[in-house]
Context: one part of a larger RNA
Molecule: large-subunit ribosomal RNA, domain VI
Organism: Dysgonamonadaceae bacterium
RNA sequence: CGCGGGAUAUUUGCGAAGCCCCGACACUAGUACGAGAGGACCGUGUCGGACGGACCGCUGGUACGCCGGUUGUUCCGCCAGGAGCACCGCCGGGUGGCUAAGUCCGGGCAGGGAUAAGCGCUGAAAGCAUCUAAGCGCGAAGCCUGCUUCAAGAUGAGAUAUCCACAUAAGGGUGGUCGGAGACCACGACCUCGAUAGGCCGCAGGUGUAAAGGCGGCGACGCCACAGCCGAGCGGUACUAAUCGCCCGAGAAC
Repeated sequence: CGCGGGAUAUUUGCGAAGCCCCGACACUAGUACGAGAGGACCGUGUCGGACGGACCGCUGGUACGCCGGUUGUUCCGCCAGGAGCACCGCCGGGUGGCUAAGUCCGGGCAGGGAUAAGCGCUGAAAGCAUCUAAGCGCGAAGCCUGCUUCAAGAUGAGAUAUCCACAUAAGGGUGGUCGGAGACCACGACCUCGAUAGGCCGCAGGUGUAAAGGCGGCGACGCCACAGCCGAGCGGUACUAAUCGCCCGAGAAC
C1' cells in the first nucleotide's frame, strides 16, 4: 500500500515446513524345521540408545552491585571498625534468572487410502489352460493422509461474532511506569476508578552469629545473639513516579 465503509476478537486451511532411526532381552517355544548340531516366521511384552521438545521441584553449574573468611599495602589522626588496590586480590558459600550433566514427555505410534515387486480370484481371445485382455482382491521402513508448527499478499486477499454514524465514532497511536517480551521495532502488563516500577513493611531464601556494650576467661576466645547484613523471589502498602493532554481514524463517483 492492497484486500469496494471503518474496527475488535475468534477462526477455515490453499500451501509450506518438521517428524520419519535403531538395539537388547523375555514369552510364544527349545515349538515348526532338522539325523544332529542348531533353531525360527507370525504375534506379544519389557528395558534401552541416539535424536527431538519442554522444564528447573530434585542433582549440579553459573553468580564481577549477596554474605562470610583471609594475605600484602595505602588511607580514614591512633585503637577498634572500615574503605581503595592487588585476576572478582585470594578463599568458602550462594537466592532469582539462565542452564545440563538434572527431570518430564500421554512425542516418533496406532489407524485409514492408493500402490511397487510379488501373491491371487473370476476370465476370454484360443470349447483347454492362463493373475489380464474387460472386471475384482491382497500386498512395503516407500506415496497420500493421520501427528506438530507456520499459514488469506491463498491479489483466488476467505469465514464467524460483535462494535461504530454528521465530525468525529468504534478503535488506534503518541507520552509515561514496566515486563515471563526484546538488538531496534514488535509483543504483553499498567497509567490515580491505579499495585506498573521504585521505596517502605512482612515473609521466603542466602550467608553464618555484626558493631558497641556487658558478663566469663591470664589469654586466644566464649556467651548475651538462628545474630547482623542481604540482588533479582512471594505478599502487602499510594510514600515517589505513571500528570494534563494531543494526533490519527467511516459516508463520494461508478